The RNA shown here (transfer RNA) has 89 nucleotides and comes from a Myxococcales bacterium.
The coordinates come from a structure-prediction model, not an experiment, and the mean pLDDT is 81.
Lineage of the source: Bacteria > Pseudomonadati > Myxococcota > Myxococcia > Myxococcales.
Rfam family: tRNA. By type it is a transfer RNA.
It was read from a public genome assembly.
[in-house]
């Protein structure tokens, strides 16, 4: 150059098959508690970013590698580009 796989949140890792209360199951990591004299282990219960808005509480948008299309509705189908990794040359 060519071909295949892939790219989700602090990590990992489903969801793409057949678009539909999926900001996203599940682990894992923090955080609060409960339990102990204290911890580990175990239990519950919470935990993505940014921006808007409110005295809070809360409510709203956007965002699944970029960027554009299709579509009433895309993490999901479609093009392009970008990263990784494995073949072939």
């Nucleotide at each position: 150059g060519g071909a295949g796989a892939g790219g989700u949140g602090c990590c990992g890792g489903a969801g793409u098959c057949c678009g539909g209360u999926u900001g996203a199951a599940c682990g894992g990591g923090c955080c609060u508690g409960a339990u102990u004299c204290g911890a580990a282990a175990u239990c519950a219960g919470g935990u993505g970013a940014a921006g808007g808005u409110g005295c809070a509480a809360g409510c709203c948008u956007u965002c699944c590698g970029u960027g554009g299309g299709u579509u009433c509705g895309a993490a999901u189908c479609c093009c392009a580009c970008c990263c990784u990794c494995u073949c072939c040359g």